[in-house]
RNA sequence: UCACCCGCCGCGGGAGAGCCGAGCGCACGCGCACGGCACCGAAGGAGCAACCUCCCCGUCAAUCUCUCAGGUCCCACACCGCAGCGGACAG
Numbered sequence: 001u002c003a004c005c006c007g008c009c010g011c012g013g014g015a016g017a018g019c020c021g022a023g024c025g026c027a028c029g030c031g032c033a034c035g036g037c038a039c040c041g042a043a044g045g046a047g048c049a050a051c052c053u054c055c056c057c058g059u060c061a062a063u064c065u066c067u068c069a070g071g072u073c074c075c076a077c078a079c080c081g082c083a084g085c086g087g088a089c090a091g
Stems, first nucleotide, its partner, number of pairs: 001091001005087004010082004018037004023032003038072003044068001045066003052058001
């Protein structure tokens, strides 16, 4: 000095799932919150395989499973791309 890589941040892309009831506000377009049942899974969380391990214990991933949470308009959202900042190894 410094690629891949890691973290943070910004921008772009980014799926899924809703009905009913009644209430309040109202610019009568709609908005807000509530109840019942239904549903989704890509924040987060939880669970499990093989390998490994002297058997066992243990270790052990996900976009799989569970739906605790979250969601069913928007926001957010895993993940992908680009840029910037920081970190450090090889060179």